[in-house]
RNA sequence: GCCGCCAUAGCACAGUUGGCAGUGCGCGUGCCUAGUAAGCACGAGGUCCAGAGUUCAAAUCUCUGUGGCGGCA
Repeated sequence: GCCGCCAUAGCACAGUUGGCAGUGCGCGUGCCUAGUAAGCACGAGGUCCAGAGUUCAAAUCUCUGUGGCGGCA
C1' cells in the first nucleotide's frame, strides 16, 4: 500500500427481510434471613464510533473518515 471482518449500557455480547434498542454479569432499591450469601421482584444506566446520503422511517442500506483485529505484498 491492497483486501476482509469488527465498533451497540460499566464488562461480555445479541439484534442486519429497515418500523418501541435488548440479554447475561455488574450496580441501586425492596422482599426473604437472626444476619450474610444465595434466591425472587422492581429500577437506574445508551448521541447504537464520527460525518454525510437514501427513505415516511436507519443500530440495520450506501459513501467517507477514525480506531481495533486478521490476511496479502
The RNA shown here (transfer RNA) has 73 nucleotides and comes from Gongronella butleri.
Model confidence (mean pLDDT): 83 of 100.
RNAcentral holds the sequence, with entries from ENA.
Lineage of the source: Eukaryota > Fungi > Mucoromycotina > Cunninghamellaceae > Gongronella.
Rfam family: tRNA. The family's RNA type in Rfam is transfer RNA.